[in-house]
Context: one part of a larger RNA
RNA sequence: GGCACAUGGGGGAUGUCUUGGCGUCAGAAGCCGAAGAAGGGCGUGGAAGACUGCGAUAAGCCCGGGGUAGUUGUCAAAUGAGCGUUGAUCCCGGGAUUCCCGAAUUAGCACACACUGAAUUCAUAGGUGUGUGCCGCGAACGCGGUGAACCGAAACAUCCAAGUAACCGCAGGAAAAGAAAGAGAAAUCGAUUUCCCGAGUAGUGGCGAGCGAAACGGAAAGAGCCCAAACCGCGGGGGUUUUCCCCUGCGGGGUUGUAGGGUCUCUCACAUGGGAGUUACCAAGCUACCAGCUAGCAGAACUGCCUGGAACGGCAGACCACAGACGGUGACAGUCCGGUACGCGACAGCGGUGUAGCCUCCCGAGGGAUACCUGAGUAGGUCGGGUCACGUGAAACCCCGACUGAAUCCACGGGGACCAUCCCGUAAGGCUAAAUACUCUCUGACGACCGAUAGUGAACUCAGUAGGGCGACUGAAAGAUGGGAAGAACCCCUGCUAGGGGAGGAUACUGAACCUGAAACCAUGUGCCU
Numbered sequence: 001g002g003c004a005c006a007u008g009g010g011g012g013a014u015g016u017c018u019u020g021g022c023g024u025c026a027g028a029a030g031c032c033g034a035a036g037a038a039g040g041g042c043g044u045g046g047a048a049g050a051c052u053g054c055g056a057u058a059a060g061c062c063c064g065g066g067g068u069a070g071u072u073g074u075c076a077a078a079u080g081a082g083c084g085u086u087g088a089u090c091c092c093g094g095g096a097u098u099c100c101c102g103a104a105u106u107a108g109c110a111c112a113c114a115c116u117g118a119a120u121u122c123a124u125a126g127g128u129g130u131g132u133g134c135c136g137c138g139a140a141c142g143c144g145g146u147g148a149a150c151c152g153a154a155a156c157a158u159c160c161a162a163g164u165a166a167c168c169g170c171a172g173g174a175a176a177a178g179a180a181a182g183a184g185a186a187a188u189c190g191a192u193u194u195c196c197c198g199a200g201u202a203g204u205g206g207c208g209a210g211c212g213a214a215a216c217g218g219a220a221a222g223a224g225c226c227c228a229a230a231c232c233g234c235g236g237g238g239g240u241u242u243u244c245c246c247c248u249g250c251g252g253g254g255u256u257g258u259a260g261g262g263u264c265u266c267u268c269a270c271a272u273g274g275g276a277g278u279u280a281c282c283a284a285g286c287u288a289c290c291a292g293c294u295a296g297c298a299g300a301a302c303u304g305c306c307u308g309g310a311a312c313g314g315c316a317g318a319c320c321a322c323a324g325a326c327g328g329u330g331a332c333a334g335u336c337c338g339g340u341a342c343g344c345g346a347c348a349g350c351g352g353u354g355u356a357g358c359c360u361c362c363c364g365a366g367g368g369a370u371a372c373c374u375g376a377g378u379a380g381g382u383c384g385g386g387u388c389a390c391g392u393g394a395a396a397c398c399c400c401g402a403c404u405g406a407a408u409c410c411a412c413g414g415g416g417a418c419c420a421u422c423c424c425g426u427a428a429g430g431c432u433a434a435a436u437a438c439u440c441u442c443u444g445a446c447g448a449c450c451g452a453u454a455g456u457g458a459a460c461u462c463a464g465u466a467g468g469g470c471g472a473c474u475g476a477a478a479g480a481u482g483g484g485a486a487g488a489a490c491c492c493c494u495g496c497u498a499g500g501g502g503a504g505g506a507u508a509c510u511g512a513a514c515c516u517g518a519a520a521c522c523a524u525g526u527g528c529c530u
Base pairs, nucleotide, nucleotide: 001529002528003527004526005525006524007523008522009521015515016480017479020450021449022447023446024445025444026443027442028441029439030438032136039101040100041099042055043054044053046079049075050074051073061095062094063093064092065091066090070083071082072081108134109133110132111131112130113129114128115127116126141172142170143169144168145167146166152159156206182189183188193220194219195218196217203211204210224431225430226429227375231252232251233250234249235248236247237246238245239244257409259374260373261372262370263369264368265367266366267365268364273363274362275361276360277359285358286357287356288355289354290352292350293349294348296344297343302317303316304315305314306313318335319334320324326338327337328336380404381403382402383401384400385399386398390416411426412425413424414423415422467474468473487514490502491501492500493499
């Protein structure tokens, strides 16, 4: 010096654990905000650093309900001073308080009303005041506007990616859509939406890469309506013609495709009946009862011996069970504790649907005549675009821009160029729940989900923290003594400190740098080899 073994140091792998995460399903909720939000700052405790709570009434104040013996949140004990069986602390509901910043506002915008009021007579614009509403935030979901590139096409330009990302606007608890000028071929269906199927089909496509329907059928859900107009009545304003005409407001009427409605006329019917009362249609409800949610109440049944520091273990004999889910307790507990099954429960608030009562509202059919009404710069056309699965194609349908521009029920639109026949529908006004989408948040149940280099970035004296960056932004590490601190009194060595040896304590190799404690690496001892 090497190798081997042993003992220790070192280190923190591994095992076990779980306070934290992840996901699925179901339900709730989907808000909040000028009555000042979300989010911050600063305060607030007897002493008070951080977190939590709260707001100068400041870990709290008042009322109602629940509930019981202690209590003044956590780190975190101790001390002081209090509170409480006249019910505190605690839990639920309601109320009061709620500093400063922040939309942050004595503003701005919109609407309504009143007053006022130019050019310019009436009027209008404008001005002033009052009232009401809006503003901001918000994870995803929705509708709309603007709208990429990487990528793919094995290059690339049409194309694709993709109407995606991003940005902007506007919402709602859902949104959007929606009661056929539909579908499309059957003597058919009958608003919308979503899912399955149809179907990777029909198509489309430098016919490349790719893109990619619809009807039918099945299912979820189910709901239909209101205006404008004709006509009638009432009112206001204007007009040479004042029993007339024009404009305008309100009320009635009326709302469709087998066309319907109006007007005129004829016939029959008519209530001790029928329907509705909220999400819309649709003007409008009240009261009582009842589920549900926001605290809770109650809830069966085990002992002995042995081992052990400790019994939940072993042995023996019992018991309960609509409860043998789960968690805890000094080891593995149906019968120790919290619970679990089956039950019960609300002053107040939220809230749904149903029932009952009262009240309120609504309700005919047919025949004939008439040709009064049925949404116009609209439909359609041309040109240029967009969107439709559909890239201009034979390219319909739908939408936008420019230029044009009908018909009026013997009418008009559609059925994928176009024409005819046939069939289907009635545009140019509006409203509409449910089935559907999502999850910042809350609750419950569950998991061939993770188990501290995993699982959220974050299990933790403190994470969007420490740290980095001018900034936008980026972004960690870090869990485990023990059943219980019983956290080692006292003695000894010592440089008086570290460390160690006794003692104590089931075990201290559980000693705080604390469960287990691998390897690298280091040291010491012994043996062998050189």
Molecule: large-subunit ribosomal RNA, domain I
Organism: Thermoguttaceae bacterium